RNA sequence: GGGCUUGUAGAUCAGUGGUAGAUCGCCGCCUUCGCAAGGCGGAGGCCGCGGGUCCGAAUCCCGCCAAGUCCACCA
Numbered sequence: 001g002g003g004c005u006u007g008u009a010g011a012u013c014a015g016u017g018g019u020a021g022a023u024c025g026c027c028g029c030c031u032u033c034g035c036a037a038g039g040c041g042g043a044g045g046c047c048g049c050g051g052g053u054c055c056g057a058a059u060c061c062c063g064c065c066a067a068g069u070c071c072a073c074c075a
Stems, first nucleotide, its partner, number of pairs: 001071007010024004018055001026042005048064005
């Protein structure tokens, strides 16, 4: 330098054009003498950044950034 994969909630991940979800974690309530487990509810993300297409973009296109991987170059 080139190819490919990945980037979404505090963590691990789904979601592949039509109002962003799950599990764990966190907070509150119920239950208990108390704790744990269990049940119910809640907070938390405008989707790596900037543009474009579209009535509508996390999703499609372009550029950039970051991580991983392979190749090339140099030695």

Transfer RNA from a Methanotrichaceae archaeon, 75 nucleotides, folded computationally. Rfam family: tRNA. The coordinates come from a structure-prediction model, not an experiment, and the mean pLDDT is 82. The RNAcentral record of the sequence draws on ENA.